[in-house]
Molecule: Lysine riboswitch aptamer
Organism: mouse gut metagenome
RNA sequence: GGUAGAGGUUGCGUGUUUUAUGAGUAAUUUUUUGGAUGUGGCAGGCACAGAGGAAGAAAAAUGAAAGGAAAAAACGCCGAAGAGAUCUGGAACCCUGCAAGUCAGAUUUCUGGGCAUCCGGUGAAAAACCGUAUGACUGUCAUCAGCGGGAUCUGCUGAUGGGGCGCUAUC
Numbered sequence: 001g002g003u004a005g006a007g008g009u010u011g012c013g014u015g016u017u018u019u020a021u022g023a024g025u026a027a028u029u030u031u032u033u034g035g036a037u038g039u040g041g042c043a044g045g046c047a048c049a050g051a052g053g054a055a056g057a058a059a060a061a062u063g064a065a066a067g068g069a070a071a072a073a074a075c076g077c078c079g080a081a082g083a084g085a086u087c088u089g090g091a092a093c094c095c096u097g098c099a100a101g102u103c104a105g106a107u108u109u110c111u112g113g114g115c116a117u118c119c120g121g122u123g124a125a126a127a128a129c130c131g132u133a134u135g136a137c138u139g140u141c142a143u144c145a146g147c148g149g150g151a152u153c154u155g156c157u158g159a160u161g162g163g164g165c166g167c168u169a170u171c
Stems, first nucleotide, its partner, number of pairs: 001171005008078001011077004016072004027062007037049004041098005081111010112138002115135003119131004140162010
């Protein structure tokens, strides 16, 4: 250097189906009030609607969806994956410019893994996800101690410490 594996039955991720939540919310219509603006992400333009009544407010009727979640089986896997930063590109909006967000890719940094808790972020949410910290657990390696054995090595238990660019096996 190559190949193959292990951690867990609560390892990681992807899409499909069903269900609940979202929510009696958004939106639409009608009535009352109101009395001149409103809409297209923002600005400029342009276009549309508006005294035959705009925005806003109240009542009634009708009434969603997306993201996220749970379950089932399936598929891909063991930096599986997640997050931060930087760079590049694309789409969306009537035109031009701009911003945030989103999607994809590249580089780089951190994290062994799941769980619980505090705080923070996203979110409709006491769900879930993400991040830091703490705690025990677990897997692996090293060292030490004890016990055992087929005995100069190895198994189990305990303690301490490290981390996946690791560990085991093999070529």